The prediction has a mean pLDDT of 90. The part of an RNA shown here (small-subunit ribosomal RNA, central domain) has 350 nucleotides and comes from an uncultured prokaryote. It matches the Rfam family "Bacterial small subunit ribosomal RNA". Rfam links the family to the GO terms ribosome and structural constituent of ribosome. Rfam 15.1 lists 42,628 matches to the family in 10,626 species. The full RNA is in RNAcentral, with records from ENA.
Context: one part of a larger RNA
RNA sequence: CUGGGCGUAAAGGGCGCGUAGGCGGAUUGGUAAGUCGGAUGUGAAAGCCCUGGGCUUAACCUGGGAAUGCCAUUCGAUACUGCCAGACUAGAGUAUGGUAGAGGGAAGCGGAAUUCCGGGUGUAGCGGUGAAAUGCGUAGAGAUCCGGAGGAACACCAGUGGCGAAGGCGGCUUCCUGGACCAAUACUGACGCUGAGGCGCGAAAGCGUGGGGAGCAAACAGGAUUAGAUACCCUGGUAGUCCACGCCCUAAACGAUGAGAACUAGCCGUUGGGGGUAUUAAAACCUUUAGUGGCGCAGCUAACGCGAUAAGUUCUCCGCCUGGGGAGUACGACCGCAAGGUUAAAACUC
Numbered sequence: 001c002u003g004g005g006c007g008u009a010a011a012g013g014g015c016g017c018g019u020a021g022g023c024g025g026a027u028u029g030g031u032a033a034g035u036c037g038g039a040u041g042u043g044a045a046a047g048c049c050c051u052g053g054g055c056u057u058a059a060c061c062u063g064g065g066a067a068u069g070c071c072a073u074u075c076g077a078u079a080c081u082g083c084c085a086g087a088c089u090a091g092a093g094u095a096u097g098g099u100a101g102a103g104g105g106a107a108g109c110g111g112a113a114u115u116c117c118g119g120g121u122g123u124a125g126c127g128g129u130g131a132a133a134u135g136c137g138u139a140g141a142g143a144u145c146c147g148g149a150g151g152a153a154c155a156c157c158a159g160u161g162g163c164g165a166a167g168g169c170g171g172c173u174u175c176c177u178g179g180a181c182c183a184a185u186a187c188u189g190a191c192g193c194u195g196a197g198g199c200g201c202g203a204a205a206g207c208g209u210g211g212g213g214a215g216c217a218a219a220c221a222g223g224a225u226u227a228g229a230u231a232c233c234c235u236g237g238u239a240g241u242c243c244a245c246g247c248c249c250u251a252a253a254c255g256a257u258g259a260g261a262a263c264u265a266g267c268c269g270u271u272g273g274g275g276g277u278a279u280u281a282a283a284a285c286c287u288u289u290a291g292u293g294g295c296g297c298a299g300c301u302a303a304c305g306c307g308a309u310a311a312g313u314u315c316u317c318c319g320c321c322u323g324g325g326g327a328g329u330a331c332g333a334c335c336g337c338a339a340g341g342u343u344a345a346a347a348c349u350c
Stems, first nucleotide, its partner, number of pairs: 003322004007304002012318001014201004021194003025088001027086005033081002035077007042069001049065006091191001092188005097182003103177007110154001115149007125136002162169002206247006215241002220236004258317006266295012299306002323350003332343004
């Protein structure tokens, strides 16, 4: 040094790109660094271990042996790993042709609805609740019709449907743009996987500057309720919600399940693509592939459950956990305009 774990008990980083590092397909030859073996040198003595001897025994003392290595030099072995050279195509990628999609960014457009404004008709209520009241209304409300303004969101389609790495994405059109999937060939020739640091993205709320503001609505005010009611209910209502640019960087950022690869019964649905049977064409059926769901064998699991989208059987790499509280706190450091974030203890206590 070598432990056991991480769906729900403590524990998967919010997500990606990628540096170092770790790990890495099949084949031939070389090399001999790792690896394995021999020889030589050395590895003091004491101690440990084995075996004799000496104190009446033992402890103790003493003789001999053995053991002892990231050691050095040298000679070998070549399966595996490394390194060098050559060649390969099953991993990975490129090209060609198609397909689906709320993937992203920008601009423009549309209708329904709410609110407000103007006008017409019209008269006494409207609104709200468990019941009321505050509130609105004879200065003409509510209802209804016409016209106008403005902001925000896009009914139906709509679906355990689709797309995206995650956050997330839903009216229509155009432009710019990322990824995925399928089929058949051709090409490159291991170019791969993971990823400490790093960089980027990252809901909502919040912050800065400037706009915008219909509806909703923290705060706030009033009315109720109540023993009280700094609430739940009602009437109002400001930040905010929206846009541009710049910050913040958190979350039950969840599948509470890291990424990649391989293997391991079946059955039923659904989305995109390919092939086939059949058909006038379709529907339907069979098959294959990439997703997305439901059940379920083996196996796993403390149980619940998971079960080819594994929590099964294995490998590689990263992150993380190690009794409860103190505490995701203090201090320090870094970041931030601030709010605060990240990193992260101890005393003490049970």